This is a predicted complex of two RNAs, RNase P RNA and transfer RNA, with 448 nucleotides together. It holds a member of the Rfam family "Bacterial RNase P class A". Rfam links the family to the GO terms dimeric ribonuclease P complex, tRNA processing and ribonuclease P activity. The family's RNA type in Rfam is ribozyme. The coordinates come from a structure-prediction model, not an experiment, and the mean pLDDT is 77.
[in-house]
RNA sequence: GGAGCCGGCCGGACGGCCGCGGCCCGAGUAAAUCGGGUCGAGGAAAGUCCGGACUCCACAGGGCAGGACGCUGGGGAAAAUCCCAGGCGGGGCGACCCGCGGAAAGUGCAACAGAAAGUAGACCGCCUCCGCUUAAAAGGCGGAGGUAAGGGUGAAAGGGUGAGGUAAGAGCUCACCGGCACGGCGGGUGACCGUCGUGGCCAGGUAAACCCCGUCCGGAGCAAGACCAAGCAGGAGGUUGGGUAGCCCGCCCGCUUCGACGAACGGCAUGCCGGUCGAAGCACCUCCGGGUAGGUCGCAUGAGGCGAGUGGCAACGCUCGUCCCAGAUCGAUGGUCGUCGACUACAGAAUCCGGCUUACAGGCCGGCUCCUCUU
RNA sequence: GGGCGCUUAGCUCAGCUGGCAGAGCGUCGCCCUUACAAGGCGAAGGUCGGGGGUUCGACUCCCUCAGCGCCCA
Numbered sequence: 001g002g003a004g005c006c007g008g009c010c011g012g013a014c015g016g017c018c019g020c021g022g023c024c025c026g027a028g029u030a031a032a033u034c035g036g037g038u039c040g041a042g043g044a045a046a047g048u049c050c051g052g053a054c055u056c057c058a059c060a061g062g063g064c065a066g067g068a069c070g071c072u073g074g075g076g077a078a079a080a081u082c083c084c085a086g087g088c089g090g091g092g093c094g095a096c097c098c099g100c101g102g103a104a105a106g107u108g109c110a111a112c113a114g115a116a117a118g119u120a121g122a123c124c125g126c127c128u129c130c131g132c133u134u135a136a137a138a139g140g141c142g143g144a145g146g147u148a149a150g151g152g153u154g155a156a157a158g159g160g161u162g163a164g165g166u167a168a169g170a171g172c173u174c175a176c177c178g179g180c181a182c183g184g185c186g187g188g189u190g191a192c193c194g195u196c197g198u199g200g201c202c203a204g205g206u207a208a209a210c211c212c213c214g215u216c217c218g219g220a221g222c223a224a225g226a227c228c229a230a231g232c233a234g235g236a237g238g239u240u241g242g243g244u245a246g247c248c249c250g251c252c253c254g255c256u257u258c259g260a261c262g263a264a265c266g267g268c269a270u271g272c273c274g275g276u277c278g279a280a281g282c283a284c285c286u287c288c289g290g291g292u293a294g295g296u297c298g299c300a301u302g303a304g305g306c307g308a309g310u311g312g313c314a315a316c317g318c319u320c321g322u323c324c325c326a327g328a329u330c331g332a333u334g335g336u337c338g339u340c341g342a343c344u345a346c347a348g349a350a351u352c353c354g355g356c357u358u359a360c361a362g363g364c365c366g367g368c369u370c371c372u373c374u375u
Numbered sequence: 376g377g378g379c380g381c382u383u384a385g386c387u388c389a390g391c392u393g394g395c396a397g398a399g400c401g402u403c404g405c406c407c408u409u410a411c412a413a414g415g416c417g418a419a420g421g422u423c424g425g426g427g428g429u430u431c432g433a434c435u436c437c438c439u440c441a442g443c444g445c446c447c448a
Stems, first nucleotide, its partner, number of pairs: 001371010012340007020040008042346001046357002049355005054221004061249004066217005071086005087100005101212002106210002108206002123151002125147009159177006178202002180199008225297004234288005241253004254282008265274004304323008376447007385400004394431001402418005424440005
């Protein structure tokens, strides 16, 4: 000098004038209004893809179904698909990046091509035998069989190299290598690693196919829900009481009226009450119709920000100090001028928080790798 | 704000236990008719909304983005 990898941060700055929303103070009897002070979007506020807090559902128990997740240890902890450290496999010269239960429990699938697609398989080839051809052999043709070395098809053809062996071949046998299973020893908290022995055991792919193993999951969502105010008109239908997670079991749940007391319990006034049983209705569900379109709370001090010390490889924890940092409800956070810088990105809260994903002009900082040159 | 669904030919829709993408209407050509309609025969027409992934292979399975629609006080 060039090429590249990883991480963090910013994302117009300052000043003047005008304007908008919340809160506080003051003036104003109060309201309206006015004056002053103070605060006022984001790294994604977005998508709503996950997980929680919170609220309600007559508290949610079991089984089946369904869904989510998946190497190991740790962290934050409310949880998660997040983060850190490590393990194994793959890619890259490297910095570094990507992936992660089980295919040796079972079932299914693999179009086309190909002889054969998963209990392998004889199309060509190779080999043996028989028949014909020939005087005979070779060769050729036909048939019976053996064979997975070689060819060819395919995304994929059932370990690799070499030797022995054989008619030709083949883990058929042996040596080495690779994988797997079992056992021993050593290291590690563990995933796993190292090493030794035994066994020719050689077992393919797919689980973002069913499935198996392990862990977990009640539903709905701030338009949840609570209170106040205003207003209205009820009607029809329902094999069924209603609720409880899709199903089953189990469980839970009233109010009013009428009738009975036969059984259990308690009370006494001894046939009544509590209570129990039964029936009907309300409640409940669906549809049509009517009214309202207002206010307050939920709603912002929180798994909160910053700084220092300290423990830990790290994620992060602990202690101390300090700060208060949007809260609207037709919905505020803007306009303009000047200077600088530059032609200005993606985009804007709506209950809150932790992650993921997506969009993003431009810029800054730190660490590291490879190549080339110079000294 | 919150919850859910859909996207396949010009239009309306099938196809999704993964293996060459279909129907009806429409368009075009031919036949029939004097001509038109109807009818008959035939043909064309598809980035399966975009991108990425799993797989030998994706309209179908998974993730993500976009567009459209419905419901909730």